The RNA shown here (small-subunit ribosomal RNA) has 1567 nucleotides and comes from a Candidatus Zixiibacteriota bacterium. The source organism's lineage runs through Bacteria, Pseudomonadati and Candidatus Zixiibacteriota. Its mean pLDDT, the model's own confidence on a scale to 100, is 84. The RNAcentral record of the sequence draws on ENA and SILVA. Its Rfam family is "Bacterial small subunit ribosomal RNA".

[in-house]
RNA sequence: UUAGCGGAGAGUUUGAUCCUGGCUCAGAACGAACGCUGGCGGCGUGCCUAAUACAUGCAAGUCGAGCGAGAAAGUCCCCGCAAGGGGGCGAGUAAAGCGGCGAACGGGUGAGUAACACGUGGAUAAUCUUCCUAGAAGUUGGGGAUAAGCCUUCGAAAGGAGGUCUAAUACCGGAUGUGAUUCCGGGAUGACAUCAUCCUGGAAUUAAAGCAGGCCUCUGCUUGCAAGCUUGCGCUUCCAGAUGAGUCCGCGUCCGAUUAGCUAGUUGGCGGGAUAACAGCCCACCAAGGCUACGAUCGGUAGCCGGCCUGAGAGGGUGAACGGCCACACUGGGACUGAGAUACGGCCCAGACUCCUACGGGAGGCAGCAGUAGGGAAUAUUGGACAAUGGGGGAAACCCUGAUCCAGCGACGCCGCGUGGAGGAUGAAGUCUUUCGGGAUGUAAACUCCUGUCAGAGGGAACGAAACCCUUGCCGGUGAAUAACUGGCAAGAUUGACGGUACCCUCAGAGGAAGCACCGGCUAACUCCGUGCCAGCAGCCGCGGUAACACGGGGGGUGCAAGCGUUGUUCGGAAUUACUGGGUGUAAAGGGCAGGUAGGCGGGUCAGUAAGUCGGAUGUGAAAACCUCGUGGCUCAACCCGGGGCCGGCAUCCGAAACUACUGGUCUUGAGUACGGAAGAGGGAGAUGGAAUUCCUGGUGUAACGGUGAAAUGUGUAGAUAUCAGGAAGAACACCGGUGGCGAAGGCGGUCUCCUGGUCCGUUACUGACGCUGAUCUGCGAAAGCUAGGGUAGCAAACAGGAUUAGAUACCCUGGUAGUCCUAGCUGUAAACGAUGGUCACUAGGUGUUGGACCCCUAAUAAGGGUUCAGUGCCGCAGCUAACGCAUUAAGUGACCCACCUGGGGACUACGGCCGCAAGGUUGAAACUCAAAGGAAUUGACGGGGGCCCGCACAAGCGGUGGAGUAUGUGGUUCAAUUCGACGCAACGCGAAGAACCUUACCUGGGUUUGAAAUCCCGGCGACAGCUCAAGAGAUUGAGUCUUCUCGCAAGAGGCGCCGGGACAGGUGCUGCAUGGCUGUCGUCAGCUCGUGCCGUGAGGUGUUGGGUUAAGUCCCGCAACGAGCGCAACCCCCGUUUCUAGUUGCCACCUCCGAUUCGUCGGGGAGCACUCUAGAGAGACUGCCAGUUACAAGCUGGAGGAAGGUGGGGAUGACGUCAAGUCCUCAUGGCCCUUAUGUCCAGGGCUACACACGUACUACAAUGGUCGGUACAGAAGGAUGCCAAACCGCAAGGUGGAGCAAAUCCCCAAAACCGGCCUCAGUUCAGAUUGCAGUCUGCAACUCGACUGCAUGAAGGCGGAAUCGCUAGUAAUCGCGGAUCAGCAGGCCGCGGUGAAUACGUUCCCGGGCCUUGUACACACCGCCCGUCACAUCACGAAAGUUGGCUGUACUAGAAGUCGCCCAGCCAACCCGCAAGGGGGGCAGGCGCCGACGGUAUGGUUGAUGAUUGGGGUGAAGUCGUAACAAGGUAGCUGUAGGAGAACCUGUGGCUGGAUCACCUCCUUU
Repeated sequence: UUAGCGGAGAGUUUGAUCCUGGCUCAGAACGAACGCUGGCGGCGUGCCUAAUACAUGCAAGUCGAGCGAGAAAGUCCCCGCAAGGGGGCGAGUAAAGCGGCGAACGGGUGAGUAACACGUGGAUAAUCUUCCUAGAAGUUGGGGAUAAGCCUUCGAAAGGAGGUCUAAUACCGGAUGUGAUUCCGGGAUGACAUCAUCCUGGAAUUAAAGCAGGCCUCUGCUUGCAAGCUUGCGCUUCCAGAUGAGUCCGCGUCCGAUUAGCUAGUUGGCGGGAUAACAGCCCACCAAGGCUACGAUCGGUAGCCGGCCUGAGAGGGUGAACGGCCACACUGGGACUGAGAUACGGCCCAGACUCCUACGGGAGGCAGCAGUAGGGAAUAUUGGACAAUGGGGGAAACCCUGAUCCAGCGACGCCGCGUGGAGGAUGAAGUCUUUCGGGAUGUAAACUCCUGUCAGAGGGAACGAAACCCUUGCCGGUGAAUAACUGGCAAGAUUGACGGUACCCUCAGAGGAAGCACCGGCUAACUCCGUGCCAGCAGCCGCGGUAACACGGGGGGUGCAAGCGUUGUUCGGAAUUACUGGGUGUAAAGGGCAGGUAGGCGGGUCAGUAAGUCGGAUGUGAAAACCUCGUGGCUCAACCCGGGGCCGGCAUCCGAAACUACUGGUCUUGAGUACGGAAGAGGGAGAUGGAAUUCCUGGUGUAACGGUGAAAUGUGUAGAUAUCAGGAAGAACACCGGUGGCGAAGGCGGUCUCCUGGUCCGUUACUGACGCUGAUCUGCGAAAGCUAGGGUAGCAAACAGGAUUAGAUACCCUGGUAGUCCUAGCUGUAAACGAUGGUCACUAGGUGUUGGACCCCUAAUAAGGGUUCAGUGCCGCAGCUAACGCAUUAAGUGACCCACCUGGGGACUACGGCCGCAAGGUUGAAACUCAAAGGAAUUGACGGGGGCCCGCACAAGCGGUGGAGUAUGUGGUUCAAUUCGACGCAACGCGAAGAACCUUACCUGGGUUUGAAAUCCCGGCGACAGCUCAAGAGAUUGAGUCUUCUCGCAAGAGGCGCCGGGACAGGUGCUGCAUGGCUGUCGUCAGCUCGUGCCGUGAGGUGUUGGGUUAAGUCCCGCAACGAGCGCAACCCCCGUUUCUAGUUGCCACCUCCGAUUCGUCGGGGAGCACUCUAGAGAGACUGCCAGUUACAAGCUGGAGGAAGGUGGGGAUGACGUCAAGUCCUCAUGGCCCUUAUGUCCAGGGCUACACACGUACUACAAUGGUCGGUACAGAAGGAUGCCAAACCGCAAGGUGGAGCAAAUCCCCAAAACCGGCCUCAGUUCAGAUUGCAGUCUGCAACUCGACUGCAUGAAGGCGGAAUCGCUAGUAAUCGCGGAUCAGCAGGCCGCGGUGAAUACGUUCCCGGGCCUUGUACACACCGCCCGUCACAUCACGAAAGUUGGCUGUACUAGAAGUCGCCCAGCCAACCCGCAAGGGGGGCAGGCGCCGACGGUAUGGUUGAUGAUUGGGGUGAAGUCGUAACAAGGUAGCUGUAGGAGAACCUGUGGCUGGAUCACCUCCUUU
């Protein structure tokens, strides 16, 4: 700054991350439809499907001023008695006919069409054009018919036939010829020309129609009328214009190559014909061309455009309404008429369909407007008017016009308006919710005061109307004229479907007017109830299995609003086809490799041209639309109007010459050639060598050999294996040998010879851009495989046998055939890989190695050093990358060319084509299905991966369990009940530290209902309680007796109890997967984290890894880390040494007293606190000291001292977390459930059952023992409803008894051991189960169901299969004692002391754990994941004997209508000849011929549908078989190929690493 202003993302793969990649959403739009809802108006818009079929009405007529003829009804008059007749008006009207113009416009539809159909720009010098306009010239003189009409006649009808009459602007000759056309000449102009235009001379051919008005100047008759004049409209010829149309050309215009070749009038020529016109448009002849990879032909789809929708744009989609073009008009064919048609409301023929019919024959075409049926998710009135705009006819009036203008219906769309406004808190009621206090709905309502749009009622009231025409007046033109005609001006009069509509005024009253969707995230908006993987939701992710913000309802909220949602479609987002604007090492994607055609791209320099390119100008790019301006018009807006801009394009002209291109020169650096050298498993052919293997022959020799994890099959006494000698055969070439070499790739390895390709280096000379890439194409191309012929030693698919195994179609073993080898061919694929196309240029380095050249050094051509060229490795900067990584051999930066990719599966598939002998290869889809599939990296977890380390983990030991009997717990079973919980370790002598009743939760039976216990309220009664009796199994019930609370004068109140009522209680009922708390476990394992910093796009890493060390993330050192926290350790308790303090109930060495004495001493008291002990405070141990070792750090090893030495022993103490671990039956608690019961009381029973199985224990099996007798020595704990002494009784359990003790005072207290006797290896003097009898104790009560005692009885059991447990020192083992619980009941549990061992080489293995590392397809984390067959259900697809349609090719047949051609014996008015008859010319009918639609026959192609059966594929919570893959996945995997097998798969051969692990080699980095 008129017409410049604009680009957003999100969800979803994972435990998490980055990337790739698809799916989905938010936006806009619609000729829409559906659901719910619905007040008004304006402007638009409305069969997208069946181009299906159509009833009915209307949609194209008009002209009497072209022509002839010409009614009726009715009415009036006349005649007539009447019947009837005549005449006038109606009326020159209606209807019909001849003729003219129109009907080719307007209106509809989109079937066909991939085409000059359309768009755009040109050409027509290759054309036509009615009506209209301008100009020029004419408009003369005749003729014969015919329709209508009338008569006759055929037919049901539609329609005809014959006869007869008549007119014209109908028809036919003649004249004239301005002109036009043709022919013969001449000239001029034009850029070409096939020629065009103009001028000019001659010849031939060729026109016409009248009608209407007026007039008497001229002429004729003579009032006036005409053949006269004049005006208007016509008619004829010509030339122009305008309009419309035809034809041709450049460019543009969908998909398929699984359509690659097509073409015979085909391509061209010559000559004709036809047409308005060019042309194979048609015909005859001649030639053999024409199109195509820049996609012909064929198939599919489609009217094209202006525009419309979307988008930042580029694009993508679309072609309704409006406008331009095209095509079509029931389907196919055809011409006629005409200026124009091959004609929507014309004709002919054929076909299908419908209708009429007298059965003979006829009629019809809504893709015009309405409307109907049908189809469909779906699309309107059988309306009004020609008032306006436009069209046809007419001189005009006027007529016609379903074009059009209006109205009707539909929220179908856009736009506008309303459903009220202000005030109003007791924050009403109701509803919802609640932690019960409240909160929300909510100023919302009520209520008060206002307003009056829309709708309603009444009244007024437009614009759209301008004209034509008519009347009058005036001024012109023409004319003899004042007439007529005609032009203009002025005035007047007339015309409205919409419609009494818009608009305006008045009236009344908030009165009549709000819904729909959503509320888990994306995405604005949350709660209650119901439901319980049900019902349902869902756009994607996903919700729902008892606390659902996700289902359904309620309340509340959010968003839009007369609409709101849903569905469908398009664009967007999607840079997800990438021109703008993507990629290909590992995600999808580089062709196996080369040669090379077309094509694409291409070095330096000079000159020219001007195709591309750039600048200017002109034309065009219709209108509408979009944009902009106009305070333009409707009250605004939508809508409409005017001006402008825009229309990216195309064409033409002028100009520029930098770049590209082209043309012509020139250059040498790209490329190549020559010359001199060099290396090499490069290729082909031939010859030849030794080692090894096997076989054969012979010798020696004897019983085995061979093979494996272990075996067996096999070989061998007919002599193997072993060994020696000789011979034969085939295949492969040890060492050298090397990330060495060569080759395009595949690939190539003994030696020698011949032939041959490429590469590199050096040096000069030559050619002069000769180059790069490369679709199609051609060649080469491992292994396996195929064909034919050889060959066959070894190896070895298949096969056989042996093993292994649950099985073993495998891995292992013994054999063994194709094959492996050669020759000639075929195949053409591989993880043909660097998973990396080729060429060129540029961009830090370092270090190996191979081949050359040069320089230095040197005696040297060795070695060494340096420079440079070409190859081949490693490391590494910048840069790139999602990361890993690549990095002068790029995956960096650029240029050029080719190939390829676009979610996963289906699918390296199907069908088709091509190739192949086959196997198969190559090219290569779809239906259907999923929301992922993937890459790299991260943290974990895991591994029949690795390294380091620890633990009673193994080993070394000791003792057990598993066998027996019993106890106890559990499972199972049983039962009326056997209450419930606990289930690998980490349930099972566990909850339970103690079930006869109780406990008790279970069962049976009997009771009870405000309750057994709690709080409160109301009403009534009364003290309650206690005691006695009766009934009952008891709970309970009844009776009696006793008693009479506190305050107050009293009334009454309070407390307590009972009865009744109401709130409520109660529940060991459910959910431990709603929870708190507590607990177990990994694990007393050494780990788990944080802050800041740093690294990484990020998850995350670092710290915490590393080197050492430790019991320890313990400590030290190092280090992009520095610090810190929870854990470890220490601090706490007990034990071990010692000091101090304190001595009663403890102690008694010394002292003293008393008593006793066997004279050794013993008992008691005092005194004492030394010792023991008790229990408080201290000390002590810290690698402190020494030596060695280490890095002279941490530490380790040894030693000294010490009661104790490296954590002195033991305990308490349990990090972040894991196991939805355990517990709702300890307790607490949300929710749910029961409420005369799932609560509560009582009696009895059960938890104690018993074929069996398991766990944990006890006691044993004996002599290291048993038994009898004797003799000793603890610790810790407990004790008042208790512990209980002495003494006595009992065989004993126990009883009697009662001292002492609320406890260092009293009580309870050992056993093994030791000493001695007996037993002598046995089912015993072992063992003690079981059973009988007799007792004791506790207790209300020992039957179910206690413990103990005595006597008797005397079972299994003789050390325990597979397997398995504990323990490293005061430990195991063994021995007893105490306590809790408890009336009573322990073999259990928790403690206590006594006696008191063995062994540890060591870390290979089993188990568990820690750290580092590696692989991973696991992350619910290996109890993981996951593959294939089979079975079932279901879905789509392929094949298939065939069957049946559509489209189409070829050949033949057939031949309607019709044009054209020929014939024309029938028929015929006009012209000619002729007096006439008649003839000629011409025409018609008819016939024949070419072409020709429908149809027919035969045979192909292509595309559908269907098809018994069949094939694989997809999908589907809990089917079967195995376990192929992921870890070294338990035989590394994958791969091309071949064989085999229920299946995944196995095996052979070659290849790959996208294989773990260990060792070695090479290279690199650092020293």